[in-house]
RNA sequence: GGAGUGAGCCAGACGGUCGCGUCAGCCUUACGGCUGAUGAGGAAAGUCCGAACUCCACAGGACAGGACGCCUCGUAACGCGAGGGCGCUGAAAGGCGACGGAAAGUGCCGCAGAAAACAAACCGCCAGUCUUUAUGGCUGGUAAGGGUGAAAAGGUGGGGUAAGAGCCCACCGCUCCGGGAGGUAACUUCCGGGGGCAUGGUAAACCCCGUCCGGAGCGAGACUAAAUAGGCGGGAAUCCUGAGUAAUUGGGAACGGGCUGGUCCGGUCCGUUUGACCCGCGGGUAAGUCGCUUGAGCUGAAGGGUGACUUUCAGCCCAGAUAAAUGACCGUCCCAGACAGAAUUCGGCUUACAGGCUCACUCCGAUU
Numbered sequence: 001g002g003a004g005u006g007a008g009c010c011a012g013a014c015g016g017u018c019g020c021g022u023c024a025g026c027c028u029u030a031c032g033g034c035u036g037a038u039g040a041g042g043a044a045a046g047u048c049c050g051a052a053c054u055c056c057a058c059a060g061g062a063c064a065g066g067a068c069g070c071c072u073c074g075u076a077a078c079g080c081g082a083g084g085g086c087g088c089u090g091a092a093a094g095g096c097g098a099c100g101g102a103a104a105g106u107g108c109c110g111c112a113g114a115a116a117a118c119a120a121a122c123c124g125c126c127a128g129u130c131u132u133u134a135u136g137g138c139u140g141g142u143a144a145g146g147g148u149g150a151a152a153a154g155g156u157g158g159g160g161u162a163a164g165a166g167c168c169c170a171c172c173g174c175u176c177c178g179g180g181a182g183g184u185a186a187c188u189u190c191c192g193g194g195g196g197c198a199u200g201g202u203a204a205a206c207c208c209c210g211u212c213c214g215g216a217g218c219g220a221g222a223c224u225a226a227a228u229a230g231g232c233g234g235g236a237a238u239c240c241u242g243a244g245u246a247a248u249u250g251g252g253a254a255c256g257g258g259c260u261g262g263u264c265c266g267g268u269c270c271g272u273u274u275g276a277c278c279c280g281c282g283g284g285u286a287a288g289u290c291g292c293u294u295g296a297g298c299u300g301a302a303g304g305g306u307g308a309c310u311u312u313c314a315g316c317c318c319a320g321a322u323a324a325a326u327g328a329c330c331g332u333c334c335c336a337g338a339c340a341g342a343a344u345u346c347g348g349c350u351u352a353c354a355g356g357c358u359c360a361c362u363c364c365g366a367u368u
Base pairs, nucleotide, nucleotide: 001364002363003362004361005360006359007358008357009356010355012333013332014331015330016329017328018327020039021038022037023036024035025034026033027032041339045350046349048348049347050346051345052344053217054216055215056214065213066212067211068210069209070084071083072082073081074080085099086097087096088095089094100208101207105206106205107202108201109200122146123145124142125141126140127139128138129137130136131134154172155171156170157169158168159167173197174195175194176193177192178191179190180189181188182187221290222289223288224287231281232280233279234278235277238253239252240251241250242249243248254272255271256270257269258268259267260266297316298315299314300313301312302311303310304309334337
């Protein structure tokens, strides 16, 4: 200098003008005004996991459904993370892995190929047989060799055979059983014995085994609580007369009450047991308040740990709206600015993302 790997960080900067939400102070009877402070993210997103919190349900169990599946640790918890094991992959730094069961059962395995599973004969090889004696036909044997395929029934060598084949043997591999050593464990390594290996692959195909899961979610939920709304209880003012079979209804007087009003009269409206109006009670709509942001919080230092993480101390307060604020414009500069915006709150995962910076590491080349 080049090519790459891993981790972390930033997310245009500065100045000015106007505007908006929240909080505090001051002024104002009030409406409101002034001043100051503060005001989105690394993913606020997807709503995929795990919790807090709230309400409902709950003796216990099962089905269904879902998630997960090597070991140890971390954590409030997890299906998350860290370290390790094993497998695959890269020349390396590194990367990837739903990583229990295919010998319970079922399904599937494109194309090619003879055959893709109670194994298979296309070519070849071998034996027998036929006659047209050939680069031939037929019958049978054969999984060594060729060919197809992602995958073809353990591999190499020897024996054996008509030719072959775990058919037999040796070694390697595989599988099962027992034991020793290391490790918390997964697992690794070694030793001995049995089995010719009889059972292709696929479970992010159905399925089986094991573990876990009650449901709904902040518009959860709690409190206050209007009205010429509605419910329950109590109080509350009557007689005469007409119509009608009756239910019901007309008229008069009296009485009760609301409004008007300082009070009375008056006026007006409603009512008199099917109740005007008054009092009380509980539910509850509109509306308001709380939930709501001090929290498994953030920053720094020191200590423990390989690490995830954790302990102690010090400091800090960092949006809280409810139709929903966080914006617009101007100027200067540069490398010309991506993905995108809170809505109960945390811990994760996943997805989107212009450009830039820092650190560590690997390989190659050159120079010293």
Predicted 3D model of a 368-nucleotide RNA (Bacterial RNase P class A) from an FCB group bacterium. The model forms 94% of the base pairs in the Rfam consensus. The organism belongs to Pseudomonadati, within Bacteria. The sequence is in RNAcentral, with records from ENA. Rfam family: Bacterial RNase P class A. It is annotated as a ribozyme. The coordinates come from a structure-prediction model, not an experiment, and the mean pLDDT is 78.